[in-house]
Record summary
A computed fold for a 345-nucleotide RNA from uncultured Anaerobutyricum sp., annotated as Bacterial RNase P class A. The prediction has a mean pLDDT of 75.

RNA sequence: UCGGAUAAAUGAUCGCUCCUCCAGGGGCCGAAAGGCCGGAGGGGAGGAAAGUCCGGGCUUCACAGGGCAGGGUGCCGGAUAACGUCCGGUGGAGGUGACUCCAAAGAUAGUGCAACAGAGAUAUACCGCCCGCGGCUUCCGCGUGGUAAGGGUGGAAAGGCGGGGUAAGAGCCCACCGAUCUCCUGGUAACAGGGGAUGCCAUGUAAACCUCACCCGAAGCAAGACCGAGAAGAAAACCAUGAUCCGGCCCGGAUCGUUUUCAGGUGGGUCGCCAGAGCCUGCCGGCAACGGCAGGCCUAGACAGAUGAUCAUUCACGACAGAACCCGGCUUAUCGUCCGGCUCU
Numbered sequence: 001u002c003g004g005a006u007a008a009a010u011g012a013u014c015g016c017u018c019c020u021c022c023a024g025g026g027g028c029c030g031a032a033a034g035g036c037c038g039g040a041g042g043g044g045a046g047g048a049a050a051g052u053c054c055g056g057g058c059u060u061c062a063c064a065g066g067g068c069a070g071g072g073u074g075c076c077g078g079a080u081a082a083c084g085u086c087c088g089g090u091g092g093a094g095g096u097g098a099c100u101c102c103a104a105a106g107a108u109a110g111u112g113c114a115a116c117a118g119a120g121a122u123a124u125a126c127c128g129c130c131c132g133c134g135g136c137u138u139c140c141g142c143g144u145g146g147u148a149a150g151g152g153u154g155g156a157a158a159g160g161c162g163g164g165g166u167a168a169g170a171g172c173c174c175a176c177c178g179a180u181c182u183c184c185u186g187g188u189a190a191c192a193g194g195g196g197a198u199g200c201c202a203u204g205u206a207a208a209c210c211u212c213a214c215c216c217g218a219a220g221c222a223a224g225a226c227c228g229a230g231a232a233g234a235a236a237a238c239c240a241u242g243a244u245c246c247g248g249c250c251c252g253g254a255u256c257g258u259u260u261u262c263a264g265g266u267g268g269g270u271c272g273c274c275a276g277a278g279c280c281u282g283c284c285g286g287c288a289a290c291g292g293c294a295g296g297c298c299u300a301g302a303c304a305g306a307u308g309a310u311c312a313u314u315c316a317c318g319a320c321a322g323a324a325c326c327c328g329g330c331u332u333a334u335c336g337u338c339c340g341g342c343u344c345u
Base pairs, nucleotide, nucleotide: 001341002340003339004338005337006336008314009313010312011311012310013309014308016044017043018042019041020040021039022038026037027036028035029034046320050331051330053329054328055327056326057325058220059219060218061217070216071215072214073213074212075089076088077087078086079085090104091102092101093100094099105211106210110209111208112205113204114203126151127150128147129146130145131143132142133141134140135139159177160176162174163173164172178200179198180197181196182195183194184193185192186191224271225270226269227268233262234261235260236259237258238257242256243255244254245253246252278297279296280295281294282293283292284291285290315318
C1' cells in the first nucleotide's frame, strides 16, 4: 500500500415467533373450513439488515409509429437481467515506489460569467525601448508615432526556447519542442509511433445555459389477485281476516314482513411471502469481471409485527447496528483480531 476473513464462545433455565407431528385418536370452540390451548421435535437478523442514491424482477394502469418537453449518461473494449456498477485497457494527475484518483464528448454554433489586482481580460502602451520634432541638450517636453522583446499585475496578457533580422521589435525568417491538418504502420478500439504540410485567428469556464450521441412510460407489496359474514341495495315470488311492539287481556296506537336470486366488496380470511438472476464444493473456458457443467443443501417470513432475559464458566471484556416483496450495486457507520500479495527504508 492493496486484498480477504471474523464480528466473543460454551452450557442451563424461563420466555417470544414460525414450521412439522400428536395415528379415523391430546383438550376446548365451531355445521364445516379452521381457530385457541397443550405436548414433542426443528428453524429464527447483518456485513452493512441502514441511506433509499442507481439498476432489475414482480404487480396494476397506460401504450400503432414518430416527435417535443423533462430526466439521466458521456475515453475504448468487454461482463451482466440491467446499471450511473464491475473487469481489462488508453490518456491525464499525484506518489521514490507498491499504488491511488479522474463527469475523460464539444469553448471557430450561440449566450452568459470571470471577484481582487493590473495601463489593459480579448484588447491594451503604465514603466521601459526605438524613431521624429522642439527646448534651458548627462536631461526634459511633445506625437490620432512604432514596439508585446524586458519590468510590473494576475489563475490566465496573442505557443516555448535559441539564433538571424531590425531604428527598436515582432513566426518577420530559421532550427528544435509543442499545436493543427494529412499520410503510413501497429492495435477490435480508445490510442501510440513515424513521415509530410501549415508560422499557428487567439484566455478560462459546459456537475453555467447550450450543442451532439445514446438511454428512460407512470406508480409502487399499504403494489395487487382471490374468497367473502352482517347491515344497507336491486329483482322475483309469497302474505294483508297477517306478523311484531306498547311488561297479562280488550279497545286504541305504532311499525312492516318471509323466501330465493343478483350486484358491489366493509369487518375478516387466503395468496402475493421466501426454492431464488439462491447458497456451498469441485472441474472446465476466460488475464479478469463472469460464464458453463456436475454433485450437494433448504437457510427468518411476521401483519401490532418474533429473535429477549437471568445464571454459570472462559477470553483479547465485545464496535456500528435490527429483516417487513425480492435481487444486483453504490455510499455511509464500525471496537478490535487474524491471513495473504506487493513496495520503501